[in-house]
């Protein structure tokens, strides 16, 4: 140089082939609820701990072009894994 996967909230990922509300799971924040350690004379109740329910968080690697519309499709790059040479 040249082929092939790959880049998607904080981490992993689904979605690309066939264009139309950007998906989930962990993580975080906020409230409920069970729970009963300190504590109390009890009733009660900080905290561990479990379960729920809601938010927030995305320039879809960069930049072009197609197109009414682009994470998708077409180029150029960029950055990573593998191969060839």
């Nucleotide at each position: 140089g040249c082929c092939u996967c790959g880049g998607u909230g904080g981490c992993u990922u689904a979605g690309c082939c066939u264009g139309g509300u950007a998906u989930a799971g962990c993580a975080u924040u906020a409230c409920c609820u069970u729970g009963g350690u300190a504590u109390u004379a009890a009733a009660a109740c900080a905290a561990a701990a479990a379960g729920g329910u809601a938010a927030a968080g995305g320039u879809c690697g960069u930049g072009g072009g197609u197109u009414c519309g682009a994470a998708u499709c077409c180029c150029a790059c960029c950055c990573g894994a593998g191969g060839c040479u």
Molecule: transfer RNA
Organism: archaeon